Record summary: This is a predicted structure of a 478-nucleotide part of an RNA (small-subunit ribosomal RNA, 3' major domain) from an uncultured halophilic eubacterium. Model confidence (mean pLDDT): 82 of 100. The full RNA is in RNAcentral, with records from Greengenes.
[in-house]
Context: one part of a larger RNA
């Protein structure tokens, strides 16, 4: 100087504590180890690996088996040499790739000849999701959105090195004051950027409809409006600015005022010098080391879904704050032409079969659900619960046997609230309730991002657990 301490004092953080709701038990889902197999491709492994890489494994994807095959190879540059327009068609064999055999054609400029493209033939490049993330770029995760990491010059020290960056205050914050052998700056903090909440101005069509006027069974349906609402541009607003107190100041309190909002107004995006030889040669790029009639490359079927079993994250439940039947109400985010699909007809149903409108503020998805209002059940393994399993169908696709989703009828399994232990959340949160996307033919999505409906509880405090920040103190550590 660091790093460590079951040193000792300060201060932070849903860290604890106070609440609220789960996980751990139970079916099932998706992820893992383990087993097992021809093969169950690879990676990820304490926080910070396990609905993670995968925003879709039926073939494809596929990287892994197993069987059948190809050798300038599946794509691509280049050189020589041979042939040919090219394309295209038939048959034979086969799973299927592949392989055999055979028609069918003679391009363009045109001077013998040259070009363009094709096919073979050989060669130099090929290919390789083979290894090596401990050889590496770029990427990411992580302490940690923590408040710290650092230079110049001086200055002190024999040096390593100190000072600045300590102190005294204060702050979300090395953020500000004050003080001081320091003075000053950089790289984070903050702000500039997005978005959300007020309210002007602009602008008004596909949104809107307050006055006017005209229709209609009904609707801004229609003339017309530029008031609202709302899209979207641009401005303006918050600054401890004003006020009381309290402080040298910085600032700090206040059911102050004003104001839509009040002391960073919410959320976001931004991730400092570094730490973990952290991931990640299987995104991509690469050195090196191996393959090269095979670790390359094609094809088909399998498998990635196997299941004595352990864990991880989910999702449905155990139920009257509830189920089910009938009524009725109110949302935003988005998507859409190989689509999205009004409206009708058929079918219990999933959908089918006609068939308008829309590249979308115009028309579809799209009647959101909890909720509200009526009724039924009567506390039971039930009119709960929905696991399995039987039979029947729909839809997508070349094809749903292994191994889709969805629909009807049956059929009703464990569960009566979960030990020890764990997890999340300080407000428009958590709880709870549905509704869009991405991928996607179709879906195994109960995942994922997002979006609105409803809408709490509690924070005594910092003793104690866990993380990190500062100073200081002890070391046989480096």
């Nucleotide at each position: 100087u660091g790093a460590c301490g079951g040193g000792g004092g300060c201060c932070c953080g849903c860290a604890c504590a106070a609440g609220c709701g789960g996980u751990g038990g139970a079916g099932c889902a998706u992820g893992u180890g383990g087993c097992u197999c021809a093969a169950u491709u690879c990676g990820a492994u304490g926080c910070a690996a396990c609905g993670c890489g995968a925003a879709g494994a039926a073939c494809c994807u596929u990287a892994c088996c197993u069987a059948g095959g190809c050798u300038c190879g599946a794509a691509c540059g280049c050189u020589a040499a041979a042939g040919g327009a090219c394309c295209g068609c038939u048959c034979c064999u086969g799973a299927a790739a592949g392989g055999g055999a055979g028609c069918u054609u003679c391009c363009c400029c045109u001077u013998u000849g040259g070009g363009g493209c094709c096919u073979u033939u050989a060669g130099c490049g090929a290919g390789g999701u083979a290894c090596u993330g401990c050889a590496u770029g770029g990427c990411u995760g992580u302490c940690g959105u923590c408040a710290g990491c650092u230079c110049g010059u001086g200055u002190c020290g024999u040096g390593a090195g100190a000072u600045g960056u300590u102190g005294g205050g204060u702050u979300a914050a090395g953020u500000c004051c004050c003080g001081c052998a320091a003075c000053g700056a950089g790289c984070g903090u903050a702000a500039c950027c997005c978005u959300u909440g007020u309210c002007g101005c602009u602008a008004g069509u596909u949104a809107c409809c307050a006055g006017c006027g005209g229709g209609u069974a009904a609707u801004g349906c229609c003339g017309g409006g530029g008031a609202c609402u709302c899209u979207a541009g641009u401005g303006a607003g918050a600054c401890c600015g004003c006020c009381u107190g309290c402080g040298c100041a910085a600032g700090c309190a206040g059911u102050g005022a004003g104001g839509a909002a009040g002391g960073u107004g919410g959320g976001g995006a931004u991730g400092a010098c570094g730490u973990c030889a952290a991931g990640u040669c299987a995104u991509c790029a690469u050195g090196g080391u191996c393959c090269u009639u095979a670790c390359g490359c094609c094809u088909a079927g399998g498998g990635c879904u196997g299941c004595a079993c352990a864990c991880g994250u989910g999702c449905u439940a155990c139920a009257a704050u509830g189920g089910c039947c009938g009524g009725u109400a109110c949302a935003a985010c988005g998507a859409g032409c190989a689509g999205c699909c009004a409206c009708c007809u058929c079918g219990c149903g999933a959908g089918a079969g006609g068939g308008a409108g829309c590249g979308a503020a115009u028309c579809u998805c799209u009647g959101a659900a909890a909720g509200c209002c009526g009724g039924u059940c009567c506390c039971a393994g039930u009119u709960c619960g929905g696991a399995u399993c039987g039979g029947a169908g729909u839809c997508u696709g070349c094809a749903a046997c292994u191994c889709g989703a969805c629909u009807c009828c049956a059929u009703g399994a464990a569960g009566c609230a979960g030990g020890a232990a764990u997890c999340g959340c300080u407000a428009g949160u958590a709880a709870u309730c549905g509704c869009g996307g991405a991928u996607c033919a179709g879906c195994a999505a109960u995942g994922c991002c997002g979006c609105g409906a409803u809408g709490a509880a509690u924070c005594c405090g910092u003793u104690c657990c866990c993380g990190g920040g500062a100073a200081u103190u002890g070391u046989a550590c480096a």